[in-house]
């Protein structure tokens, strides 16, 4: 849910109507029964076990794929045969049931109300009679079914063909045309069962198993079967993974991927399973049944509390959860389905629509013109550029979206009517969905993610390690192409872009196709068991294998061809494919099996043979400790150096004598043995192996090896000896900042034996074990054979072990290379980013220590090899330097100058900070300077350009007033006032100034870490580098290293380098010796002249000497050493010798050195002030500390006087003489000089005389009074120099520790000059006097260069890095305990329910001898058994005081273990 063509009814609307009432009558009524049409509940048929959902459960009662059923079933639907006959009871539907009140009565009842047997409901009862295709009985029946037989056939139970006997059917409807029914072959689809092969992860799950496994023999079922019982027997399964845990529904398929695989099972199909959770039958062809039934739980609904009933993982919906997922639509028109002759009914399956850019495909949002290019906006070197034909603007089209308009299609069928049954005509069936056609009219229609590299695409602004950004690498700390916003530009586009998963890249689990000497990666090492691989020959099988070839591999999906939607997407038709699995035929090389056989692997035998090769028992000598006993007399012992210790109670030394207990010295070795660990004085005993040799004998007996066995270093463990020497702990002494080390004295375990545990090592060749092959050369070793007449020795061949060079090949290099890490083949083990961790849980070994198996979560972008280049090193080797050693003077100590720091101030501007800051920036701070501070002005400004406005003005000497100036406010004689035109009356424009306003100036304001450019420093150190060229994958190297040699990468040789640049040298400049020229202001020998006296003067150039300009010095020359070289050492000549002595002169680059305050300059910041002007202060302060330097501390001086001798320089805003006046500083005065002419100008140490006579002094000068000078100073208080007079401090040689110098140099004297009005100058920079001592080495200290070696460093040792603490986040382990969850055992309870048993209860057919009987129900039990419950176990999660360790976290604490010799390898 459907059937009325299976059935009896009740209702409803019609016809027809026997009978009948009323009316003359027409007619109007009533109506038994017939009967048409329809509705409905029931009984019956079918159907509901399909279709629709959806993966919980299942690792096999599943799925796959191939095959069995000779062990099985099938309704509907097809073929065939053959039936369909007589009867008989019963039920459902269906009537019918009560009471109460009122009313009315003809007392019968009737009527209305409320009620309606029982009950709230749900649903249930009594009582009557009723059909049938419902239900029973009988008859007949085969080729059905069964039991006996006969043949034939096969596979064990069969399967054909026969005979005998038994046994089982059916319904009818009706409009006579069909529909149906029964039984029975065969059929096709559709089931059920059994087998095989495939089908996740775990072994931290290794043993499981009692109906288990088999067997008889019974019962079930449609059917086999322990499927279930009885019985007997001990099997069965497992390393080819039983059994346990986790996890999942499989399969065509999808996604990727060259494939080969990997990772998945949505959507469509096929099979499974499940339908609230567990459990059970029943009905039926089919179910243990999603929208049936019973029972128990959970939950929800109702409820009168007594009971009821419900199952959306059906379609819509709806709440909840979630990041998240849609309509409470329309429709049976179409296909499919279910009933049903058919009409038709019913279908949320299904067609459609809605809703979501979720996804594929397609299309639109306009075309064409249109500027050297609007406006806006960015940017910008202010000239442009760029958005960009883009927009406006002018044309020109009309898809899409809107409006209308449309039924050509999606339609086959189905009714009817005719029919020659093929068909023909007419009617009539759209939920949806939609084409053509007209309208309009650029309108309605573009977004997003990116722009640092990968990876296509760039600038500005803002922000300042902030805020952010990131896939990885990183970006952001004041010029971000990486934040954020803007312009631009790139990629895609109705999408874009983010996340999340999966497959690629990833050969990064490696079958295709990977490794393991050091990157991870070879078991410490042997003997074996499973298993894996195996040696020639022959024959035979035919599993593998090769071929053909039969059956399936389902459709879709994917591919290929066609073909339909305007195209695609999608759809449809055909094909191949589906690499799989079966069955058959041929073949016979390899594997493999079975046979027969061989010697060359392997093993035996024989005869030799070296050896620390094993155990065991015995024995030796040296050293050493200890004991005795002599000698001897103060130490010894030990260290960098010293003490603990011993030692006058005689130590150390030293003789002799005994004692004990371990290791075996020289041989010895790159050598021998063994599996490996190991093994070493010498003898004897017993044992394993190995090598040559012979070629006698077995006949593949081999290799290789999960498991398992079995050795097996040092340390430890356990009983029991034993102990000399060493010697963890542990006690003293040093060391140190500490020393829980390192160095010393001493010292127990333990080192040593005998047994018995342990089972680990950087157990190492960091290198598994066997076998084959692939140049050599040199060597040890232990044999063998040949040459030679013998031997020694030699040489040549061979086998076996052990090293070293090395071809070729491999390797990332390094390196290996016949003793592979070469080419191969064979088994084993083992790796898969670093830490967490070889940890933790759990096992399982030990007496314990521990071992063996072995994770995770969490965390980081790295760990890591092998090499290169640097730097480094308390590695190593050569080399050089006032390094440092010999010396000679000094700082550090006084006072005093200067400069810093600190300190203080209003302010003490700024800046420089190891060397390379600190007498520097400043070669001159009283104002100025000045950049600071106070106060007082100005604001286009103290300066510079432009434009503009005014009006002829401006500007001057000066004057006034206010004030500290500055300014500010007022005069202003006399002079000047451009240009053009001009009639000289003026007019015109405007330069110069002035002034108005606006651009702008201004800035010693910040940033040297934005910069240029200057400069320091390493360092005058000898380096630094290119071109070719070879090596090397490569970075890189080589040159430029080695062997000399120099100051020098200088030069020479050597050489896979060969050249070449920048450095160095050299050319420049000064000084030293000579020449030529030239002689004034320089010079003055000869000549003359003159003075008091001078080169003063004539002359002169010789000479000095000035300044041009040339010469010389080059290892040329000898001699010797050296490589035939560079070169060196000696010498000679020479002024001068090996750069002659001095300056400039400074390579790649380092320090982010220094400097924004010289300059200049990007960026920011100020703009009535961070600009400017002025007075007045400060920059000069002062408890302190440093650094530079000056004076001295005195006799080698001081002091007074007298005598001399440079040199370079300066002078007009200027040097000034002589002369005068002061004690003097100085001052009047001014010759003389723009200077080899004239001044500064006296040189001074020194020479000589006197004088002090070792003291705080006749040293030494600070400090103070005081009284002067000087300034081309306005000004000398804050704050300047000198003089004169007085006063007369500290200091009597300077700790630690530190500087400076190799020759005209230190040391010492003295002169000038910049600057400058003057001066703080004792400073800076030149001159010139006088003038030395030491080294001729290179061990140490500091620097540097060059080779070399180590490196975990590259910001490069001021590196890098470990622990434990403290803190903080985090995830893990352990834990007394707390609490869940599973899965199973044991018992107890035991609902429905099959079955089995009982019944004294009830029972329409049949049977009956009529009493029963059979039969059914019903009810009681029995076994099973769900759910529930106890009980002690397993496993496995959450959680937990407390506790363990891990990770991880810009600047905590403590040491410094490692890394170089890492400072004790």
């Nucleotide at each position: 849910g459907u059937c009325a063509a299976a059935u009896g009814g009740a209702c409803u609307a019609g016809u027809c109507a026997a009978u009948u009432g009323a009316g003359u009558a027409a007619u109007c009524g009533a109506g038994a029964g017939a009967u048409u049409a329809g509705u409905u509940a029931g009984u019956g048929g079918c159907g509901a076990a399909a279709g629709g959902g959806u993966u919980a459960g299942u690792a096999a009662u599943g799925g796959u794929u191939a095959g069995g059923u000779a062990a099985c079933g099938u309704a509907c639907c097809c073929u065939g045969u053959g039936c369909u006959u007589u009867g008989g009871g019963a039920u459902a539907g269906c009537g019918u049931c009560u009471g109460a009140u009122u009313g009315c009565u003809u007392c019968g009842g009737c009527a209305a109300u409320c009620u309606u047997c029982c009950g709230a409901a749900a649903g249930g009862g009594g009582c009557g009679g009723u059909a049938a295709u419902a239900c029973c009985a009988a008859a007949u029946a085969a080729u059905a079914u069964c039991a006996c037989u006969u043949g034939u056939u096969g596979a064990u139970a069969g399967a054909c063909a026969g005979g005998u006997g038994a046994u089982c059917a059916a319904a009818g409807a009706u409009u006579u045309a069909u529909c149906g029914g029964c039984a029975u072959u065969g059929g096709a689809g559709c089931g059920g069962c059994c087998u095989a092969u495939c089908u996740c992860c775990u072994a931290u799950c290794a043993g499981c198993u009692u109906g288990u496994u088999g067997g008889u023999g019974a019962g079930g079922u449609a059917a086999u079967g322990g499927c279930u019982c009885a019985c007997c027997a001990a099997g069965g399964c497992a390393a080819u993974g039983a059994c346990g845990g986790g996890u999942a529904g499989c399969g065509g398929g999808a996604c990727u991927g060259a494939g080969a695989g990997g990772u998945u099972g949505a959507c469509c199909c096929g099979c499974a399973a499940c339908a609230u959770c567990g459990g059970g039958a029943c009905u039926g062809a089919g179910a243990c049944a999603c929208u049936g039934c019973c029972c128990g739980g959970a939950c929800c609904u109702c409820c009168a509390c007594g009971g009821a009933g419900g199952g959306c993982u059906g379609c819509a919906g709806u709440a909840a959860c979630g990041a998240a997922u849609a309509u409470u639509g329309u429709g049976c028109a179409a296909u499919g389905g279910g009933c049903g002759a058919a009409a038709g009914c019913c279908u949320g399956a299904c067609a459609c629509a809605g809703c979501g850019a979720c996804g594929c495909c397609g299309c639109g949002u306009a075309c064409g013109g249109g500027a050297g290019g609007a406006a806006g906006u960015c940017c910008c070197u202010c000239g442009g550029g760029a958005u960009g034909u883009a927009a406006a603007c002018c044309g020109u089209u009309g898809u899409c979206a809107g409006g209308g308009g449309g039924a050509a299609g999606a339609a086959a069928g189905u009714u009817c009517a005719c029919u020659u049954c093929g068909g023909u005509g007419a009617a009539u069936u759209g939920a949806u969905c939609u084409a053509a056609c007209c309208c309009a009219g650029a309108g309605g229609a573009a977004g997003u993610c990116a722009c640092g590299g990968c990876u296509a695409a760039c600038u500005u602004c803002g922000u300042g390690c902030c805020a952010g950004c990131a896939g990885c690498c990183g970006c952001g700390g004041u010029a971000a192409g990486a934040c954020g916003a803007a312009g631009g530009u790139g990629g895609c586009u109705a999408g874009c872009g983010u996340u999340g998963u999966u497959c690629g890249g990833u050969g990064u689990c490696a079958c295709u196709g990977g490794g393991c000497u050091u990157a991870a990666a070879g078991c410490g090492u042997g003997u074996g068991u499973a298993g894996g691989c195996g040696g020639a020959a022959u024959g035979a099988u035919a599993a593998g294998c090769g071929u053909c070839u039969u059956g399936u591999g389902a459709a879709a999906u994917a591919c290929c061809u066609c073909g339909g939607c305007u195209u695609a997407a999608c759809c449809g038709a055909g094909g191949a494919a589906u690499u799989g699995c079966u069955g058959g035929g041929c073949g016979a090389a390899c594997u493999a099996u079975c046979u027969u056989u061989c010697u060359u692997g392997a093993g035996g035998c024989a005869a030799g043979u070296a050896g620390g090769a094993g155990u065991g028992c015995a024995u030796g000598g040296a050293a050493c400790u200890c004991u005795u006993g002599g000698u001897g007399g103060a130490g010894c012992g030990g260290u960098g150096g010293a003490a603990u210790g011993c030692g006058u109670a005689g130590a150390u030394a030293u003789c002799a004598a005994g004692a004990g207990g371990a290791a075996c010295g020289c041989c010895a070795a790159u050598g021998g043995a063994g599996a490996a660990a190991u093994c070493a004085g010498u003898g004897c005993a017993c044992u394993g192996g190995g090598c040559u040799u012979g070629u006698c004998c077995u006949g593949a007996c081999g290799c290789u090896g999960a498991g398992a066995c079995a050795c097996g270093a040092a340390a430890g463990c356990g009983u029991g000896g034993g102990u000399a020497g060493c010697g963890a702990a542990c006690g003293g002494g040093a060391u140190u900042a500490g020393a829980u080390a390192c160095c010393c004295c001493g010292g127990u375990a333990g080192u040593c034996c005998a047994c018995g545990c342990c089972g680990u090592a950087a157990a190492c060749g960091a290198u598994g074990u066997c076998u084959a092959c692939u140049a050599g050369g040199u060597u040890g070793u232990g044999g063998g054979a040949g040459u030679u007449c013998u031997g020694a020795c030699a040489c040549u061949c061979u086998c076996g072990c052990g090293a070293c060079c090395g071809a070729a090949g491999c390797a990332a290099a390094a390196g290996u290379g016949u003793u592979a890490a070469g080419u191969a083949g064979a088994c084993c083990g083992c790796c898969u980013g670093g830490g967490g961790a070889g940890u933790a849980c759990g096992g399982u070994c030990g007496c314990a220590a521990g071992g063996c198996u072995a994770a995770a979560a969490c965390u980081c972008a790295a760990a890591g090899g092998a090499a290169u280049u640097g730097a480094c090193g308390g590695g190593g080797g050569c080399u050089c330097a006032c390094a440092c050693a010999a010396g000679c003077g000094g700082u550090g100590g006084a006072g005093c100058a200067u400069g810093u720091g600190g300190a203080u101030u209003a302010a003490u501007u700024c800046g420089a900070a190891u060397c390379a800051a600190c007498g520097c920036g400043u070669a001159g701070a009283a104002c100025c300077u000045u950049a600071c501070c106070u106060g007082g002005g100005u604001u286009u400004g103290a300066c510079a350009u432009g434009c503009u406005u005014a009006g002829a003005u401006g500007c001057u000497a000066u004057c006034c007033u206010g004030g500290a100036a500055a300014c500010a406010g007022g005069g202003g004689a006399u002079g000047c006032u451009g240009c053009c035109c001009u009639u000289c009356g003026g007019g015109g424009u405007g330069a110069a100034a002035u002034u108005u306003g606006c651009a702008c100036a201004g800035g010693u304001g910040c940033u040297g870490c934005a910069u240029g450019g200057c400069u320091g420093u390493c360092g005058u150190c000898a380096g630094c580098u290119c071109g070719u060229g070879u090596c090397g994958u490569g970075a890189g190297a080589u040159g430029u290293c080695g062997g000399g040699u120099u100051a020098a990468g200088u030069c020479c040789u050597u050489u896979a380098a060969c050249g070449a640049g920048c450095g160095a040298a050299a050319c420049c400049c000064u000084u030293g010796c000579c020449g030529u020229u030239a002689g004034u202001u320089g010079c003055c020998a000869g000549c003359g002249a003159g003075u008091a006296a001078u080169g003063u003067c004539g002359g002169g150039g010789a000479c000095u000497c000035c300044a041009a300009c040339g010469a010389g010095a080059c290892u040329g020359c000898c001699g010797g050493u050296g490589u035939u070289a560079a070169a060196c050492c000696g010498g000679a000549g020479g002024a001068a010798g090996g750069u002659g002595g001095g300056g400039a002169c400074g390579a790649c680059g380092u320090c982010a050195a220094g400097u924004c305050a010289u300059c200049a300059u990007g960026g920011c910041c100020u703009u009535u002030a961070u600009a400017u002007c002025c007075a007045g202060g400060g920059c000069u302060u002062c408890a302190c500390a440093c650094g530079u330097g000056c004076u001295a501390c005195a006799a080698u001086g001081g002091u007074a006087g007298c005598g001399a001798c440079a040199a370079a320089g300066c002078g007009a805003c200027g040097c000034a003489a002589g002369a005068c006046c002061g004690u003097g500083a100085g001052g009047u005065g001014g010759a003389g000089c723009a200077a080899a002419u004239c001044g500064c100008a006296a040189a001074a140490a020194c020479g000589u005389u006197g004088c002090c006579u070792c003291a705080g002094u006749u040293c030494g000068g600070a400090u103070u009074g005081u009284a002067g000078g000087c300034u081309g100073g306005c000004a000398a208080c804050u704050c300047g120099c000198c003089u004169g007079c007085a006063u007369g401090a500290a200091g009597u040689u300077g700790g630690a520790a530190u500087c400076g110098c190799u020759a005209g140099u230190a040391a010492u004297c003295g002169u000038g000059u910049a600057u400058c009005a003057g001066c703080u100058a004792c400073g800076a920079c030149g001159c010139g006097g006088u003038g030395a001592a030491u080294g001729u080495g290179u061990u140490c200290c500091u620097g540097a260069g060059c080779c070399u070696u180590g490196u975990a460093c590259a910001c490069a040792c001021c590196g890098c890095c470990c622990g434990u603490c403290a803190a903080g986040u985090c995830a893990c382990g352990g834990a007394a305990g707390u609490u869940g969850g599973g899965a199973g055992u044991a018992c107890c309870c035991g609902a429905a329910g099959u079955c089995g048993g009982a019944u004294u209860a009830c029972u329409a057919a049949c049977c009956u001898u009529a009493g029963g009987g059979a039969u059914g129900u019903g009810u009681c039990u029995g076994c099973c058994u769900a759910c529930g419950g106890u009980a002690a176990g397993c496993c496995u999660g959450a959680u937990a005081a407390c506790u363990g360790g891990g990770a991880c976290u810009a600047a905590g604490u403590c040491g410094u273990a490692a890394c170089a010799a890492g400072g004790u390898a």
This is a predicted structure of a 1465-nucleotide RNA (small-subunit ribosomal RNA) from a metagenome. The prediction has a mean pLDDT of 81. The RNAcentral record of the sequence draws on SILVA.